The RNA shown here (Guanidine-I riboswitch aptamer) has 112 nucleotides and comes from Rhodopseudomonas palustris. Lineage of the source: Bacteria > Pseudomonadota > Hyphomicrobiales > Nitrobacteraceae > Rhodopseudomonas. The prediction has a mean pLDDT of 81.
[in-house]
Order: sequence, then structure tokens, then C1' cells
RNA sequence: GGAGUUGGCUGCUAGGGUUCCGGCCUUGCGUGAUGCAGGGUGCUGGUCCGAGAGCGGCCGCUUGCGGGGGAGACAUCCUCGCAGGACACGGCGGGACAAAAGCCCGGGAGAC
Repeated sequence: GGAGUUGGCUGCUAGGGUUCCGGCCUUGCGUGAUGCAGGGUGCUGGUCCGAGAGCGGCCGCUUGCGGGGGAGACAUCCUCGCAGGACACGGCGGGACAAAAGCCCGGGAGAC
């Protein structure tokens, strides 16, 4: 300096905005009353989006130990159980969806 690997699916959360619901403000039309339609406003919320470096679940791969099986020993293979599987500071800018974001570009650029 280069290449590869550090898995997949799923739930939740931090967080996010405003498509829908709701709240609030407002305009018009009405009612005995409940209302109907339009505009504005992210406003605690519901729907919605949502983490490589957040938390779980399932599966896969793999390591160590132990049990069982294939006639027996070794090798090898299969299966079951238990315990493990590192580290991770990070822009600007751009992108999608209604829009924004710890989403995607991105374990990027950069730093150590």
C1' cells in the first nucleotide's frame, strides 16, 4: 500500500419528522345540540421511519469441554448438552419516503 472476512432474519429503544389520526389556532357554511369543509401549526401523543459502533430473540458459521451413535481401536463423520466468538472516535455534504433522523451513501472521508 492492496484484497478478503468480521453473517442473516426479526422485535424493541435512543432518535426523527409530519403522510394519516388527534390536539391547538383560524376561515366559511350550519344545528335545539352533536357538526361539515378549507387553511395553518410538530403540539404531550397514536399510525409511520429508525441504529456497524444501542438492547433482546431465532437461525447460521465457528472454538473449547463433555455425552451418545455408526461391530471394535484410531482417524473421520453425525447428533445432543454446556460455555465462548475481538475492537469500533468519526465529519461536511448528498439521497429516499409525506418529511426528517443515530435510516442509506458509511466500519465511507478523516483521526488514533
The model forms 100% of the base pairs in the Rfam consensus.